[in-house]
RNA sequence: UUCUUAUCAAGAGAGGUCGAGGGUAAGGCCCAAUGACGCCUCAGCAACCAUCAAUCGUAAAAUCGAUUGAAAAGGUGCUAAUUCCUGCAAGUUUUUUUAAAAACUUGAAAGAUAAGGA
Numbered sequence: 001u002u003c004u005u006a007u008c009a010a011g012a013g014a015g016g017u018c019g020a021g022g023g024u025a026a027g028g029c030c031c032a033a034u035g036a037c038g039c040c041u042c043a044g045c046a047a048c049c050a051u052c053a054a055u056c057g058u059a060a061a062a063u064c065g066a067u068u069g070a071a072a073a074g075g076u077g078c079u080a081a082u083u084c085c086u087g088c089a090a091g092u093u094u095u096u097u098u099a100a101a102a103a104c105u106u107g108a109a110a111g112a113u114a115a116g117g118a
Base pairs, nucleotide, nucleotide: 001118002117003116004115005114006113007112008111013042014041015040016039017038021031022030023029026086027085028084043079044078045077048075049074051070052069053068054067055066056065057064083110088107089106090105091104092103093102094101095100096099
């Protein structure tokens, strides 16, 4: 970099440092000299992997796999706004000039994170 699978409406911030942009393209809307973003320290959230227990696959033991639960010392991740919202498709409702607009729902795409593979 790319592929597969899972999740993405919940949750959790202080201090120091730096000094102008940031929310990863665009539009919108926000954050930001009352100092954002980034970096460092400490703290926290969560429970993907790993750990432990039970059940099942399976008559028994081990391994492995699945499900459920526990815990938070390990590997990651996260701690403004639903992935901040929208973009593409379908459907429903409303309005009007019948083709558009608005709102809502569902799905896709894109993205983020984790695990596994190339």
Molecule: SAM riboswitch aptamer (S box leader)
Organism: Cytobacillus depressus